Notes
TPP riboswitch aptamer (THI element) from Vreelandella malpeensis, 91 nucleotides, folded computationally. The prediction has a mean pLDDT of 79. It matches the Rfam family "TPP riboswitch aptamer (THI element)". Rfam links the family to the GO term thiamine pyrophosphate binding. Rfam's curators write: Vitamin B(1) in its active form thiamin pyrophosphate (TPP) is an essential coenzyme that is synthesised by coupling of pyrimidine and thiazole moieties in bacteria. The previously detected thiamin-regulatory element, thi box was extended, resulting in a new, highly conserved RNA secondary structure, the THI element, which is widely distributed in eubacteria and also occurs in some archaea. Analysis of operon structures identified a large number of new candidate thiamin-regulated genes, mostly transporters, in various prokaryotic organisms. The THI element is a riboswitch that directly binds to TPP to regulate gene expression through a variety of mechanisms in archaea, bacteria and eukaryotes. through a variety of mechanisms in archaea, bacteria and eukaryotes. The source organism's lineage runs through Bacteria, Pseudomonadati, Pseudomonadota, Halomonadaceae and Vreelandella.
[in-house]
RNA sequence: GCACCACGACAGGGGCGCCCCUUCGGGCUGAGACGCACCCUUGGAACCUGAACCGGAUAAUGCCGGCGUAGGGAGUCGUGGUACGCCCACC
Numbered sequence: 001g002c003a004c005c006a007c008g009a010c011a012g013g014g015g016c017g018c019c020c021c022u023u024c025g026g027g028c029u030g031a032g033a034c035g036c037a038c039c040c041u042u043g044g045a046a047c048c049u050g051a052a053c054c055g056g057a058u059a060a061u062g063c064c065g066g067c068g069u070a071g072g073g074a075g076u077c078g079u080g081g082u083a084c085g086c087c088c089a090c091c
Stems, first nucleotide, its partner, number of pairs: 001086002003082008011041004016035001017028004047072003053066004
């Protein structure tokens, strides 16, 4: 000096639709439909764009599938382990 794994700290990114209803509240999908929550952070389908897209289903909706090996998209540090390891330099 070295990769991987685990844990931790701090930091960052993201979405919130459809239906009934005056409201409260209820129904659908979902991790999450405004929660002291949930999801995601480059090994990146969290999320955004294309998109007022295409096909199917539904009471209705990104509800399901396609699009999608598309274009974008947010991370650093510490500790431990593999490791009395391996590599390099010097004596």